RNA sequence: GUGGGCGUGGCCAAGUGGUCCAAGGCGUCCGGUUGCAACCCGGAAGAUGGCGAGUUCGAAUCUCGCCGCCCACUCCA
Numbered sequence: 001g002u003g004g005g006c007g008u009g010g011c012c013a014a015g016u017g018g019u020c021c022a023a024g025g026c027g028u029c030c031g032g033u034u035g036c037a038a039c040c041c042g043g044a045a046g047a048u049g050g051c052g053a054g055u056u057c058g059a060a061u062c063u064c065g066c067c068g069c070c071c072a073c074u075c076c077a
Stems, first nucleotide, its partner, number of pairs: 001073007010026003018057001028044005050066005
């Protein structure tokens, strides 16, 4: 450089046009439990979805551009 895939809380990850101010797990915080703690139980905070634009009545979801990550390919000399 070419082709393909991916990008969603601190980390992982589901949902692929409307029922989404986005499930769940780990972690964090508070409370209970405990002599203290761990485990366990209850609760809470935390994501406008990589950035921008477009399509649409409506976009995490579809399209385009850019950025980043991953995989494959990259003749001859």
Annotation:
Transfer RNA from Gammaproteobacteria bacterium RIFOXYD12_FULL_61_37, 77 nucleotides, folded computationally. It was read from a public genome assembly. The source organism's lineage runs through Bacteria, Pseudomonadati, Pseudomonadota and Gammaproteobacteria. It matches the Rfam family "tRNA". The family's RNA type in Rfam is transfer RNA.